[in-house]
C1' cells in the first nucleotide's frame, strides 16, 4: 500500500430497520449507635459527515481512532 474486524452510559457488554438496555461504578432514601451489607428509587450514552427508508445504533458510502493480518 491492500484485507478484515471494533468504536453504545465512568468501566465491561447487549440490542431481527420500529420508544436504546444489563452488570459493576455514582447520587438519594429506607435500614444501623456509626461504617460497610442488603433492599428501594434515580442520573447518565449509539465517535463524525452524507445517502437509502414512512422511521437507521443496525442498510450504503466517506472519513476519524484503534486492533489483527498480508506485503
Nucleotide at each position: 500500500g491492500c484485507u478484515a474486524c471494533u468504536a453504545u452510559a465512568g468501566c465491561u457488554c447487549a440490542a431481527u430497520g420500529g420508544u436504546a438496555g444489563a452488570g459493576c461504578a455514582g447520587g438519594u432514601g429506607u435500614u444501623u449507635u456509626g461504617u460497610a451489607a442488603a433492599c428501594a428509587c434515580u442520573c447518565g450514552a449509539c465517535a463524525a459527515g452524507g445517502g437509502u427508508u414512512c422511521g437507521a445504533u443496525u442498510c450504503c458510502u466517506u472519513c476519524u481512532a484503534g486492533u489483527a493480518g498480508c506485503u